[in-house]
Molecule: c-di-GMP-I riboswitch aptamer
Organism: Chloroflexota bacterium
């Protein structure tokens, strides 16, 4: 110095629910709010679940996995 692991420190994100707004809808966005999270960052690549105006087209990465990236630096 790097990898793995996950103590401490500094912090970070934000479930349900409520309000506003967009959408046919799943749901997204903004505000409040914290159930939790060491990637609860990005990605729809595989599986899965959900929606539909069901030819088809969409949604969810805080469902599981993969890929890419990232703060700190104890045992």
């Nucleotide at each position: 110095g790097a990898u793995u692991c996950g103590a401490a420190a500094g912090g970070g994100c934000a479930a349900a629910c409520c309000c506003g707004c967009c959408g046919c809808g799943a749901g997204a966005c903004g505000g409040g709010g914290a159930c939790g999270c060491a990637a609860a960052g990005u990605u729809a690549u595989g599986g899965g679940u959900c929606u539909u105006u069901c030819c088809g087209a969409g949604a969810c990465c805080g469902c599981c996995a993969g890929a890419c990236u990232g703060c700190c630096g104890a045992a």